[in-house]
RNA sequence: AGCUAGAGUUUGAUCCUAGCUCAGGGUGAACGCUGGCGGCGUGGAUAAGGCAUGCAAGUCACGGGGGCUCUGCUAGCAAUAGUUGAGCCACCGGCAGACGAGGUAGUAAUACGUAGGUACGCACCGGAGAGUCGGGCAUAGCUCGUCGAAAGACGGGGUAAUUCCCGAUAGUCUCGCGAGAGUAAAGCAGCAAUGCGCUCUCUGAGCGGCCUGCGGGCUAUCAGCUAGUUGGUAGGGUAACGGCCUACCAAGGCGAUGACGGCUAGGGGAGCUGAGAGGCUGACCCCCACCGAUAGCACUGAGACACGGGCUAUACACCUACGGGUGGCUGCAGCCGAGAAUAUUCCGCAAUGGGCGAAAGCCUGACGGAGCGACGCCGCGUGAUGGAUGAAGUCCCUCGGGACGUAAACAUCUUUUGUGAGGGAGGAAGUUUAUUGACUGUACCUCAAGAAUAAGGGGCUCCUAAACUCGUGCCAGCAGGAGCGGUAAUACGAGUGCCCCAAGCGUUACCCGGAAUUACUGGGCGUAAAGGGUGUGUAGGUGGUCGUGUUAGUCUUUUGUGAAAGCUCCCGGGCUCAACCCGGGGAACGCAGGGGAAACGGCACGACUCGAGGAUGCGAGAGGUGUAUAGAACUCACGGUGUAGGGGUGAAAUCCGUUGAUAUCGUGGGGAAUACCAAAUGCGAAGGCAGUACACUGGCGCACUCCUGACACUGAAACACGAAAGCGUGGGGAUCGAACGGGAUUAGAUACCCCGGUAGUCCACGCCCUAAACGAUGUUCCCUGGCUUUUCGGAGUAUCGACCCUCUGAGAGGCGAAGCUAACGCGUUAAGGGAACCGCCUGGGGAGUACGGCCGCAAGGCUAAAACUCAAAGGAAUAGACGGGGGCUCGCACAAGCGGUGGAUCAUGUGGCUCAAUUCGUCGAUAAGCGAAGAACCUUACCAGGGUUAGAAAUCCAGUCGAAUACGUUGGGAAACCUACGUAGCCUUCGGGCGGCUGGACAGGUGAUGCAUGGUCGUCGUCAGUUCGUGGCUUGAGUUGUUCCCUUCAGUGGGGAAACGAACGCAACCCUCGUUGCCUGUUACAAGUGUCAGGCGAGACUGCUCCCUCACGGGAGAGGAAGGUGAGGAUGACGCCAGAUCAGCAUGUCCCUCUGAUACCCUGGGCUGCACACGUGAUACAAUGCUACCGACAACGGGACGCAAUGUCGUAAGACGGAGCAAACCCUUAGAAACGGUAGCCCAGUUCGGAUUGAGGGCUGCAAUUCGCCCUCAUGAAGCCGGAAUCGCUAGUAAUCGCAGGUCAGCAACACUGCGGUGAAUACGUUCUCGAGCCUUGUACUCACCGCCCGUCAACCCAAGGGAGCCGGGAAUGCCCGAUGUCCGCGCUUGUCGCGGCCUACGGUAAGCUCGGUGACAGGGGGUAAGUCGUAACAAGGCACGGCUAGCGGAAGCUGGUCGUGGAUUGAUUCCAAA
Repeated sequence: AGCUAGAGUUUGAUCCUAGCUCAGGGUGAACGCUGGCGGCGUGGAUAAGGCAUGCAAGUCACGGGGGCUCUGCUAGCAAUAGUUGAGCCACCGGCAGACGAGGUAGUAAUACGUAGGUACGCACCGGAGAGUCGGGCAUAGCUCGUCGAAAGACGGGGUAAUUCCCGAUAGUCUCGCGAGAGUAAAGCAGCAAUGCGCUCUCUGAGCGGCCUGCGGGCUAUCAGCUAGUUGGUAGGGUAACGGCCUACCAAGGCGAUGACGGCUAGGGGAGCUGAGAGGCUGACCCCCACCGAUAGCACUGAGACACGGGCUAUACACCUACGGGUGGCUGCAGCCGAGAAUAUUCCGCAAUGGGCGAAAGCCUGACGGAGCGACGCCGCGUGAUGGAUGAAGUCCCUCGGGACGUAAACAUCUUUUGUGAGGGAGGAAGUUUAUUGACUGUACCUCAAGAAUAAGGGGCUCCUAAACUCGUGCCAGCAGGAGCGGUAAUACGAGUGCCCCAAGCGUUACCCGGAAUUACUGGGCGUAAAGGGUGUGUAGGUGGUCGUGUUAGUCUUUUGUGAAAGCUCCCGGGCUCAACCCGGGGAACGCAGGGGAAACGGCACGACUCGAGGAUGCGAGAGGUGUAUAGAACUCACGGUGUAGGGGUGAAAUCCGUUGAUAUCGUGGGGAAUACCAAAUGCGAAGGCAGUACACUGGCGCACUCCUGACACUGAAACACGAAAGCGUGGGGAUCGAACGGGAUUAGAUACCCCGGUAGUCCACGCCCUAAACGAUGUUCCCUGGCUUUUCGGAGUAUCGACCCUCUGAGAGGCGAAGCUAACGCGUUAAGGGAACCGCCUGGGGAGUACGGCCGCAAGGCUAAAACUCAAAGGAAUAGACGGGGGCUCGCACAAGCGGUGGAUCAUGUGGCUCAAUUCGUCGAUAAGCGAAGAACCUUACCAGGGUUAGAAAUCCAGUCGAAUACGUUGGGAAACCUACGUAGCCUUCGGGCGGCUGGACAGGUGAUGCAUGGUCGUCGUCAGUUCGUGGCUUGAGUUGUUCCCUUCAGUGGGGAAACGAACGCAACCCUCGUUGCCUGUUACAAGUGUCAGGCGAGACUGCUCCCUCACGGGAGAGGAAGGUGAGGAUGACGCCAGAUCAGCAUGUCCCUCUGAUACCCUGGGCUGCACACGUGAUACAAUGCUACCGACAACGGGACGCAAUGUCGUAAGACGGAGCAAACCCUUAGAAACGGUAGCCCAGUUCGGAUUGAGGGCUGCAAUUCGCCCUCAUGAAGCCGGAAUCGCUAGUAAUCGCAGGUCAGCAACACUGCGGUGAAUACGUUCUCGAGCCUUGUACUCACCGCCCGUCAACCCAAGGGAGCCGGGAAUGCCCGAUGUCCGCGCUUGUCGCGGCCUACGGUAAGCUCGGUGACAGGGGGUAAGUCGUAACAAGGCACGGCUAGCGGAAGCUGGUCGUGGAUUGAUUCCAAA
């Protein structure tokens, strides 16, 4: 200097942990849609499955003989014979077929890579030396014959050579110490020179064989393997070392640094990715290895155990005359098959390279090229410029407009590419000339016409660039994750627009990255996953101070190597650029050799004392083992006293007791456990350990000196110990007590409670080996402020001594600096800062399960997966909500009282039922005398029937008419309406207005959605709360403020306090009532006055006294009309209930409406129906009453379409009548009623009660039948104070009494809203019920307890394990057989001979091992829509929960034993902190 980016998803929210998912790059790819050109690459990855056809290895005639054809010459009549030359052919012979080309089956090491080594070999090639003499025997071809379908074979005859054999020679060659011995050869061409060969030897180059070190897969659920095994001796064999082979001898060799086994796999250069370290891969190209249908074997050869050679066996395929034969594309093309999938049966040897040849040349599916495939990389194009009335069209729209969009059209220009025509390289050089191009008339150049031939794919909720409309309605569908879709979907489908890339774009699969998510770089383990139950200790790892020596570690330097290609970087070059290609440089972690250094580490030696250990003295202790023993309690037995109960529980019962219990006394027996001391104590490695005494014994601490001299720390494996329960054998057995029996409880109760009770609990011995075996915190060492308590030592001081005090060690607690932590918390007893070693973790579930192995008598333990499934599971903390948690405090919440409701009758509302309709809404509190403060018609929305259709009402446009229409009458009709007749019948400023009709835009809808909304309202609640700004704290959600103390009706006020202020609420301001002053004066009254009315004021503020208090404030009192908010009203915070209302109104969207409505009009009916049930009321049940008569006293209100007096009539309702009054005047209004007085009634279903019914009237209204109210007479029901339960009210209140008003023609009003009259009782108190507030606690709840959630059972689906068996694969072993073949032996007729032997492939057989498939059946696991049973867990979850263990039970589970707190609450004690 360069490089290193993250995001979504658990929650109400937060931080952390953790998994899943995405954005990037890559591929020999495939698939979908699309597709113009060129260059360079690349293309059977699956069935190393099978292959038709053609080609892929031949060449040499200058090694040899021969056959055939042609030719010249000679002889011959000719056939023919001899001979020259040319060509062709097979054969013998030589060289090459061991290279090149292909494939990756096998192989985890006989391979590969790298660095070395040498007991070795080498045809062709280079260099050097020497030689090349003599002789001989065959054989193919050929010819004759025989067999066979063929392939082919056999026999006879004769023949050549660079074929073969023998002899000679032998220097440097071989053997041998030496003497010495042994081993060669081939010729051919040429006129010749000479050339090419041949033989032997040495050497070079290069290639190969063999050996060694190091390196690189998974698995220990593979732990032991090994008989040629390890070594030796001798021999054989090989080019060569060697157990390579054989015989004999010895008993070795390998292994936790992973042998042996299993699975997988060619290795490397390199490729992809990555910041790097690393991870993954091994296509194309290069190097190496291995293979050639499968298996074995040898021959030839320089080289092979031989891809296109041989023999044998096996499988397969083909030919066949059935006797027998033939074959091996994993060469290039091509075919079939399998597969998601991978090309032409092309051209050429022109170039490069190879073989043969003296050469010409021949051969060459190596190679050079072309073809096919967007398979990849690179480059180019599909036009450029101008062009706004922003055309048409489409889409959207708030209807104004906006977008596609300079885009198009149109004009001008250009010509890459493609097309046509013309020209036209280079690749080509040989030994000189000459000749020679598959590609190819290719690249390239020039000209011509002409925008002409050329754009798609994916996406647009977030991650992630880009959105609108319509359709659909948890459907259809989407989806990588989170998640979309249930009537307004930017997420589905379509359209329009936009975004990204582009001849491509997406999808799928796989790899790396992100992932610090295996952490070497670079993670963790108190509570998230994770410390082994504890110790002793082996291997291993690590190791104090000083010195010397050494140097395989370490550092440095140098040399060799690290092939080429490739990559990074640099420089340069060639194709127009690039991809691609060429040249040069650099780099290359590694390995090996040499030199140097000695700090660290190792090794060796020496020394030291501080680590460690030992000795001496002292000390504490529930440390361990054994024996003995003590007292209390319990229980049993016996005896005494004594009598009817005892026991037990929430309450009971089972149970015990008159055969005498319980109680009590005495005596005796028995087993288990040890009160007080005792504690937050002590000891131990942990588990654990408690009366006392004794014996034996382990560990620890302190003090002082002395001794050893690093002897240390840790610690896989191993070994030992290891609560309770459990197991075995034998004892023992008091208590308690699984199981079990019984009693209760309960819906049930296999539980909780009670009565019994077996195993067990105890002892001895032997097993088991697990726990929440916990400090959920491994061991050891060092370092890093303190304060305080306590146990055991030591020293000092003090004292006669002790206590006290100070210091110092070792333990055990609390609080806390720094620091750490996600937080909680930890904090010298670390979870802080360092060092060493061990154990363990890597999402949840499946599962600590299955299988396998080891252990166990069993129960079971240890070790320990996968398929499948989920998008989380978790930790800590936060705000709420909740608790059959806690504390404090309020409220007519309870209690104390008074009166009611629930029973009766009636009224009214609701449910239900009914109905043509009984319109609709409202449903715990917060619906139900509610919307409705007035349903006979109307209202009215419902039903039946009749009718209208641009409409009953609104706006606009166009046309038309002023005889449209209205009224009366006729007819039809229930009316609406239709119909006929008569009468009446516009204004104008001349623009028009008004009205009607017609047509068209449109109306109308109490139709749906209150879960699309506005507005309004209910409720918590007139409760005292709810928030904000700034500041502080916290990683953060959040918190502080608002908590705390005192106080208040009050978050009211005060004090304190990291808070200081503020807002909405509270209070106050407003209204009414109560006292009073002033002003005004319609009315009242005769007047004045002022009761009265209105207005403006005053008054009350804890102001004054006393007590308590820091203050605020509280208590008592005085004065006062009123006293501590004087009484009442209006006023309702942030919010909650998807609370209520689309039918009051408004309103989005949807729905209904041109021949007929869900709109509108009308008549009638219904909303009033009645077996029932509920709510709210009225009236009563009577004597505190009722009736009759007499006598008083109000207030709020209302009144002109009204209230109505006096008067008259009527028993009355009312009628007639009309004074007065728009009202402090008149009326309603009266005697208000209760009340008071007098009289009657005398406890009776009554002189109570008035329902019901009958009769007769009155009033309103078009009309009282369904269906009004009132009056009179008559009738006279239920009802004698109301079950469980439940409501209101704290003072002018309850109770009781009447009056007025609104709505309204009238009224079903007993309702509602107000008004006044009379006028109580009680509150000890906060335990309980309900509700609320504040603080706190627990939580697995947050849709918030009407929450969450567990298990069985039932249904369907899925995967895995077990499983009588059945089937198949693999590796190996014993035995049998034994092809071919090497080797050995023997034989003769010496041959391609015969026989025999060892070994061996294949095959057979036997018992197993291992892997897989399938499998009746049974068991568990996971998933799924709303199934069944219960309620286990989360709050003290209603029996605290949980771990281990045992028994039991439909199930969750229950119970016993022991352990943990990861239990709430309360009390006591103690410690600590603050005041």
The RNA shown here (small-subunit ribosomal RNA) has 1475 nucleotides and comes from a Bacteroidota bacterium. NCBI's taxonomy places the organism under Bacteria, Pseudomonadati, Bacteroidota. The sequence is in RNAcentral, with records from ENA. It matches the Rfam family "Bacterial small subunit ribosomal RNA".